[in-house]
Molecule: small-subunit ribosomal RNA
Organism: uncultured bacterium
RNA sequence: CAACUGAAGGGUUUGAUCCUGGCUCAGAACGAACGCUAGCGGUGUGGAUUAGGCAUGCAAGUCGUGCGCGAAAGUCUUCGGACAAGUAAAGCGGCGAAAGGGUGAGUAACACGUAACCAACGUACCCUGCAGAUUGGAAUAACCUCUGGAAACGGUGGGUAAUGCCAAAUGGUCCAUGGGAAGGCAUCUUCCUGAUGGUAAACGGCGGCUUCGGCUGCUGCUGCGGGAGCGGGUUGCGGCCUAUCAGCUUGUUGGUAAGGUAACGGCUUACCAAGGCUAUGACGGGUAGCGGGUCUGAGAGGAUGAUCCGUCACACUGGGACUGAGACACUGCCCAGACUCCUACGGGAGGCUGCAGUCGAGAAUCUUCCACAAUGGACGAAAGUCUGAUGGAGCGACACCGCGUGCAGGAUGAAGGCCUUAGGGUUGUAAACUGCUGUCACGCUAUAGGAACCGGCGAUGGUGAAUAGUCAUCGUCCUGACUAAAGCGAGAGGAAGCACCGGCUAACUCCGUGCCAGCAGCCGCGGUAAUACGGAGGGUGCAAGCGUUGUUCGGAUUCACUGGGCAUAAAGAGCAUGUAGGCGGCUCGCUCAGUCAGGUGUGAAAGCCCACGGCCCAACCGUGGAACUGCACCUGAUACUGGCGAGCUCGAGGUCGGAAGGGGUGAGUGGAACUUCAGGUGGAACGGUGAAAUGUAUAGAUAUCUGAAGGAACACCGGUGGCGAAAGCGGCUCACUGGUCCGACUCUGACGCUGAGAUGCGAAAGCUAAGGUAGCGAACGGGAUUAGAUACCCCGGUAGUCUUAGCCGUAAACGAUGGGUACUAGGCAAUGGGCUUACCUAUGAGGUUCAUUGCCGUAGCUAAUGUGUUAAGUACCCCGCCUGGGGAGUACGCUCGCAAGAGUAAAACUCAAAGGAAUUGACGGGGGAUCACACAAGCGGUGGAGCAUGUUGUUUAAUUCGAAGCAACGCGAAGAACCUUACCAGGCCUUGACAUGCAUGGAUUAGCAGCUUGAAAGAGUUGUGACGCCUCUUCGGAGGUGGAACAUGUGCAGGUGUUGCAUGGCUGUCGUCAGCUCGUGCCGUGAGGUGUUGGGUUAAGUCCCGUAACGAGCGAAACCCUUAUCUUUAGUUGCCAGCGGGUUAUGCCGGGGACUCUAGAGAGACUGCCGUUGUCAAAACGGAGGAAGGUGGGGACGACGUCAAGUCAUCAUGGCCCUUAUGGCCUGGGCUACAAACGUGCUACAAUGGUCCGUACAAAGGGUUCCGAAGCCGCGAGGUGUAGGCAAUCCCAUCAAAGCGGGCCCCAGUUCGGAUUGCAGGCUGCAAUUCGCCUGCAUGAAGCCGGAAUCGCUAGUAAUCGCGUAUCAGCCAUGACGCGGUGAAUAUGUUCCUGAUCCUUGUACACACCGCCCGUCAAGCCACGGGAGCGGGUAGCGCUCGAAGUCGUUUUGUCUAACCGUAAGGGGGACGACGCCGAAAGCGAGAUCCGUGACUGGGACUAAGUCGUAACAAGGUAGCCGUAGGGGAACCUGCGGCUGGAUCACCUCCUUU
Repeated sequence: CAACUGAAGGGUUUGAUCCUGGCUCAGAACGAACGCUAGCGGUGUGGAUUAGGCAUGCAAGUCGUGCGCGAAAGUCUUCGGACAAGUAAAGCGGCGAAAGGGUGAGUAACACGUAACCAACGUACCCUGCAGAUUGGAAUAACCUCUGGAAACGGUGGGUAAUGCCAAAUGGUCCAUGGGAAGGCAUCUUCCUGAUGGUAAACGGCGGCUUCGGCUGCUGCUGCGGGAGCGGGUUGCGGCCUAUCAGCUUGUUGGUAAGGUAACGGCUUACCAAGGCUAUGACGGGUAGCGGGUCUGAGAGGAUGAUCCGUCACACUGGGACUGAGACACUGCCCAGACUCCUACGGGAGGCUGCAGUCGAGAAUCUUCCACAAUGGACGAAAGUCUGAUGGAGCGACACCGCGUGCAGGAUGAAGGCCUUAGGGUUGUAAACUGCUGUCACGCUAUAGGAACCGGCGAUGGUGAAUAGUCAUCGUCCUGACUAAAGCGAGAGGAAGCACCGGCUAACUCCGUGCCAGCAGCCGCGGUAAUACGGAGGGUGCAAGCGUUGUUCGGAUUCACUGGGCAUAAAGAGCAUGUAGGCGGCUCGCUCAGUCAGGUGUGAAAGCCCACGGCCCAACCGUGGAACUGCACCUGAUACUGGCGAGCUCGAGGUCGGAAGGGGUGAGUGGAACUUCAGGUGGAACGGUGAAAUGUAUAGAUAUCUGAAGGAACACCGGUGGCGAAAGCGGCUCACUGGUCCGACUCUGACGCUGAGAUGCGAAAGCUAAGGUAGCGAACGGGAUUAGAUACCCCGGUAGUCUUAGCCGUAAACGAUGGGUACUAGGCAAUGGGCUUACCUAUGAGGUUCAUUGCCGUAGCUAAUGUGUUAAGUACCCCGCCUGGGGAGUACGCUCGCAAGAGUAAAACUCAAAGGAAUUGACGGGGGAUCACACAAGCGGUGGAGCAUGUUGUUUAAUUCGAAGCAACGCGAAGAACCUUACCAGGCCUUGACAUGCAUGGAUUAGCAGCUUGAAAGAGUUGUGACGCCUCUUCGGAGGUGGAACAUGUGCAGGUGUUGCAUGGCUGUCGUCAGCUCGUGCCGUGAGGUGUUGGGUUAAGUCCCGUAACGAGCGAAACCCUUAUCUUUAGUUGCCAGCGGGUUAUGCCGGGGACUCUAGAGAGACUGCCGUUGUCAAAACGGAGGAAGGUGGGGACGACGUCAAGUCAUCAUGGCCCUUAUGGCCUGGGCUACAAACGUGCUACAAUGGUCCGUACAAAGGGUUCCGAAGCCGCGAGGUGUAGGCAAUCCCAUCAAAGCGGGCCCCAGUUCGGAUUGCAGGCUGCAAUUCGCCUGCAUGAAGCCGGAAUCGCUAGUAAUCGCGUAUCAGCCAUGACGCGGUGAAUAUGUUCCUGAUCCUUGUACACACCGCCCGUCAAGCCACGGGAGCGGGUAGCGCUCGAAGUCGUUUUGUCUAACCGUAAGGGGGACGACGCCGAAAGCGAGAUCCGUGACUGGGACUAAGUCGUAACAAGGUAGCCGUAGGGGAACCUGCGGCUGGAUCACCUCCUUU
C1' cells in the first nucleotide's frame, strides 16, 4: 500500500420526416460438433444421446499375537525319511464389506438451501473417568466314512477347538416402578432417598525376567458415565410452468386406548367426534435431482447446475426382509418379471449407472496402460497384504496459457504475375545476394526434486526391579510408477494457414457469367460494362489455428423493481351496485410488529476479488486477507406506517327550508296526417322517373266533399337547452316513485375511496308464446338500367317494426379519454339556485358566489395532431387492459343460451414489416378564382367523288431503314430512271474504294499506248518506260544512293451491323404557359414552411398595398431584326417638278435633288397630358394631340423541369459483333407492287360561274456548266439565234392573276368537271420499258356540296388570286418556304367540352389514377382443425388370484444339544399349517396423452390463369360497427348506431371591429 472503475450503438417500413414497433448485426461464453489447415510445450478437460445390451480382466479384503487342522511340487537322502513347513490352501471365529468409486432414472418433496429445535433419539471403531473380568456346560464346521446330482450344490453317520454358543453367580450412580425438594419450556427436567425386580464378561492372546510363588509390559473383553465425530427426527423461511386443472380429502383431521420404533407421531389397529386443505392457488397435469457455484450483465437481473466440493436418490425391473453399531445393502440373501448363457432337459448361472474395453443408436466424447513410490482407506501388535480410491503415463488443437516458423543489411525498385489513361503503377526490401543468431524439433551426455515414514544399526530419555520388552527423540542405512530444468553438436536448415473485402464492417480492381449458374446474418445482389455470383491479382482481419453450425446472456428500457405504456400507434371492461383485498382526515397517550442503529452467532472448503509468494513468464498452484449484500438472537431509538385507547369536525352522511327537469312505471285522453271502407260530385287519365315501364283506372281511378273504422308516431315550441350511471328519455292529464342542486349559528363523528370474483341494468337486430298490424319494410315477385345487375332507381310486398310475459347480452355501447381526491393564468357564453347594488319599473340591468353545460386560450404535456380548472398538466390511491403483422377473437376444451350465438382463448405455419401523426407532390366522375379560337357567335373546310402524296396491311427475291395519341403519317426526303441506295439476284476483289506505321524487295513496277475475254466490274496479257542527288565517263552509258509510288508480310483499314434503356450533341412537347429557385433571417424535433400566401391589378410572380420577412437570380418585359410616320445625309444603275434639246412616241439626252425610291444616321409613344373611378396606390375607363395609344403589327429569343420522348441512318462516341465478309466493286432489279384501311392535300361539283375579245395595277426573288432579249420557224411544247447581263443597268418577265369593259352560254351531268385512254410530237439525260416532265388532237369516269364525327381562323386576319425561290440534268411540286393583290363576318359572354395556372380540401396513390386494391373459382405446395375408427402410452379405481416375507394365531402334525428333572416328562425352540397385509399377473368400466385415418374444413404461401370492381377521391349508391336475411364472388338490402364522411346552404358558438 488492498480487496474492484461502471453503462456506446448500427441496418431495415417512407418520395422524404418524426414516432410507435418488430426483425437483424457487432460482444462474451461452451463438456461442443462439422469444414479447411497444422511445428512444439505446460495446465486442465473428454459418453451431454439408449438409466440400451454386454465378451474378457481387474475394482474388498485382512488377521496364525482368536481356534482346530494341515498338504504338494521340488530338493536331499543312509530309502527309514528329512527339508520344503507347522508354510500354502480350505474351514470356524473377529473386524471390514453401510466407506471409497459410479450415475441422475425417479423425486416439486422437509429432497435441497438457510436459520432454529429434540425436555422425543442412536452411535462400532477413537479419547477419557470409575468399576470389573467368578463358576461351569453343551455343541458345531473343518476332518473321516458312506452316498445323491451333468452341474450348481448337497445328504447320512462318526468326531474336534475357540476371543463361537449357553447356564449360574456377583455388582452399580444402569433399566422399570414409589416418595420428597428445586427448576423450567406445556408434555416435563435435575437432584436426594427407600424398597422390589432385572441385566455382564474372553484371568483370552503375545512378550520380558523369574527363586516357578510371582513381578512386569502391550493388547483384547464387560458394565456404567463423559467427550469428539457421525447419524435419526421436527419446524420457520426460500427457489419451476399451467386455472383450457376449482374444488380436494375417509387414516382423511382430532381425541382415547393399545401396538410398534433408537425415538416423536394415524406410523399401525380399535372406538369416538366430523373435521382438515383451498383463489396468498388446494387437488390435478407437465417439467426437473438440489446447493456452493458457472456464463452473461454497469448493475438489478437472466440463463445454467459438466469437471471440483456438500447433499439426496438409484444400482437389470418390482416387492421383501435377514445380519449388523449402522442397510432394507452397487460387485449379500429370498420371491416375481424381462433378457442373456450352461444343461445329460431333471435343473442351474448372471446383473460394468466401479476401471479399462465392446456392440448399438448418434453430429459427437479416450488406453482392455504403469504403480502402490506419494496421499488416503480396510485388516493386522507389527512386518505387511489388499486398494482401477489415488499417483502417473497414453490418445483428442476440446479449452486456456506460453514459444517458434528467423534477425540485420540489400533498388538494375530484377524476373514473373496483375492492372493500365501504354507514360506507368503494384506485388516490393518482398526475393535474389551479403552478414549474423541458434529458441523449438533432432542426436548425444549427465542429473536435481517429489523421500518422509516403516524397518535395521547406534545414541539419549520415559515406564519398569531390569542393561528385557515397549514408547518418544536424534544420527545413519534402505525405499521412485512417472518425470522437468541443464550441457554439447549440427544447421536457416524441418515448421502458415483460414476467413473476409456492397452497407452494417477493417479491406478494390480485372476477367468469366448474363434473373442462368449462384450468393445471402438483415437490407438485398445476378436480366451484357456485377467492388455482392465464380476465378485471378491486390488488400483487411485473426493466427497453429481460422471459419461455419448449435446453445446461453448481452445489446432488448422488446415484461420496464432499478426502468414502459393505454384520445388517434397494441391497449379503459357498455354502465353501475357491492364482497374479499388495497389505500385512507385532524389531536393526544400507550405499544414497538414494520423501520433504523449497535452487538453476538452463523453464512463449510474450493471459486470470484486483493496482497504476497512458487513453477524462466503466463495459464496453473500456495499462504494470508477481503467478501459471502443472507438468516437467527440480544440491546437500544420511536419521527413515520401498523396495533390499542381517548377525543375533534373540515371528508362522508342525516335534518330543516326552497328549486328545476322529455328521470322511471302504470292508467286515461287529444288533434293533425295516413290508409281502408261507405256515399256524393266528376269523367280520363293517375302514378312514377335522368328518361321510362311494371302498377292503378270507363267494373269510374287520381282529384274533391261528407261520414265511419284502424294502428303507429307526437309538427311548431326545440335550443352544442334539460334529466338519467350507461343504454336512453319529447302531445296532454292523473297516480305512484328514484336521483340532483341551492341555503342554514342544525345533528352523527371518519361512518371514506376503489373494487378481483359476484350481482343488476343494458340500443338495434334476433328467438319463444299470445295479441296487434295504418305506414314503413329484410326476404320474395315484377319493371327498368346494364356487357351482365342476384344492386343502386321504380311498382308491389312477408317476417319485423307495436303490446304483454320471458330469453339474448352484443354495437364506431365513442369524449375511441376507468373511478376518486387535491393543486395549477385567464376571457366569453348558456342552464338551475343563493347573496348584493343603485337606478328604474322589477318579465329587466350590473356585481359576486355554488353546481352544471360549451367555446377560445397561457404555462405545461404530447411523435405530431392536439389537450389545456370538464387536462391528454402536477401528484397520490385503487381497478381493468397492452407487448410486431397475419393465422384469429379462430380451433379445441369448458361455462352460458331454445337457437342464433356469447364469454374465456391458443398453436403450427408465414412475413419484414404492419401501424400513428404530419410534409411535399400527384390525382379526384371535390370546391373556389383565372386564362386560351377551349366553348359560344361567325367565315371557310375535312369526312362523300376523282387524282396527288405519306402510312398501315398484304404481296414480293427485294418491295432498305427510321418516325407511332396530342407531339408518327406532303415526316427524315430542299428532287429514288442509273447514281443516290443502305435492299434483292448474279458476276467479281481480299492490307482491301480510303488512312497510317514498321520490315523486306528491287528497277521489275508507277505512268503511257494496246490486245484477249466479259453485261460491267474484273481477270489475263504485250509493248514502252521513268525522276532527284553523288561518283566515274569513252558522253553511249555504268555504279551507288534517295524519296514518291509499287509488291510481299505484319500492325490494321472498313461496317447505314447491334444497343437512343450505356452516351455527347441536336430536336420535339407541355409552352411564350408564368412559373422555377437561392442567400440571410424567422417558424417547426424534423421532412419542410415562410418569402412565392392575402387585398387589388396585369398579357405576365406585371405593378401597388399589406405582411417575419428582407433581398437576389433564372424566366416575363426591355435590349436585337423587320414593318408603319417624319427629319437629315448621300444621288447611280433609281427618280423627273422646274429649265433647255430631241422623238410619231418613251428620263431618250443636257442637267437637277424638289418628289418617289434606295440605305445610313436620327426623331417619335412614355399612361407623358386632361377628366372620372380607385385604398392619397398600382391601375382601369374616356378624351385631346398624333402617322401610330396603352406590349402599334410581325419575328428571333423557349426558365427549373417532364415524357428512360426522338435520333448510334447527319455527326461524334463506350461496350458487343463481322474480318476471302455483316467489308469493297459492278450489271440488272427493287424502294413506284395493290382485295383493303387511314392521314394530309389538289381539282371540282358550277351562273358571286364557264368561255372569248379588249384593258389596268405588284412585291419579293434568281441568273456564268447560268439567265437568255430582239429577229426568224412551229397551232404548241419548242427550235434557231445570238445582243445584253457576274446585275437598282441586261434577262427570267409583255412580268402578274383575280379585277374592269363587252359578247356568248341559260341550270343540263351542261360550253360545269376534268379523271381515264388512244394517236402524234417536244425536252432533259449514256439511258425515259419497269419509272420523267411538257405540247397538240381526240376521248370525257366519278362528282349536283357530302352520315356519325371533326379541323382552321379575331384584321390587312379568314377567304380568294396569282408571282418567286431552294433542291435540281430533268422531274412525278397539287409539297415546303417566301411575296404581294382583292379583302370580310362575329365575339352577348364563361354555364358546358378540352387544356392550363393559383388557392383550398380528401387520399390506403409516390412506377404517383394507365395508381392502389378485394373476394370466389382453377393449379401447385405447406402446416393445422374435424373425422367412422384403428394402434399405443401414463396415472389411478373396483374385483379376482396371491410369490417371497415380517407380524399374528393356535396347533390335533414333525423334529428337538445346553435349563429343571435319577427317569417319564416339563419348559423353551425349530419346521410345518392357518390368518392379515402383500409385488407381479388377470378381468372390468372409465380418465388423460400421443400416433395414425378414407373423407372433409378453413388458413398461409406461390412474376405475368379466370370472373367481376367491393374499398382508397363524394371511389362514382359516403364509409364503417352490431345484427338479420339474401346472393358465383367481392358484396347487397333492412333496423339501430358512429364520423374515423366530401360538398353547399342554414343555425349556434368563437375571434375582431